[in-house]
Order: sequence, then structure tokens, then C1' cells
RNA sequence: CCCGGUGAAGCACAGCCAGGUUGUGCGGCGCUCUGAUGAAGCGACGACCGGAGGUUCGAAUCCUCCCACCGGGA
Repeated sequence: CCCGGUGAAGCACAGCCAGGUUGUGCGGCGCUCUGAUGAAGCGACGACCGGAGGUUCGAAUCCUCCCACCGGGA
């Protein structure tokens, strides 16, 4: 320098191809249970989806540029 992949909740990831209320598990918090802890169960909270622009009635999703990380090639 060229090509590809990944980026979403504190952490690990579905969701993207085929646009329409952002979800699951773990963790943390509260409650039930227990002598207490753990386990189990229930509940609420928590992410304007890496950044900026474009398309669209509507973008995590499609397009462009940029950033970070990973891999391949030279």
C1' cells in the first nucleotide's frame, strides 16, 4: 500500500442478507425462599447500535467517507 472481517447494555453475543417498538445469557440491584450463604424463582433498571453524512415516511440494518481492532496479501 491492497483485500476481507468485526464494532450494539458492565461482559459475551443473536438481530443486518430481506429497513418498521432493539433482544438473550452472565453480572450488578430489589424481592421471595434460607438460621445465614449459595442454588432456584420473580421483578425493575441498564445500549439515541464506533463517528459523520446520504437514501427513505421510517436506518442497528442499505450507500459513501472516516476511526479502532483482527486476519490475509504485497
A computed fold for a 74-nucleotide RNA from Umezawaea sp., annotated as transfer RNA. Its Rfam family is "tRNA". It is annotated as a transfer RNA. RNAcentral holds the sequence, with entries from ENA.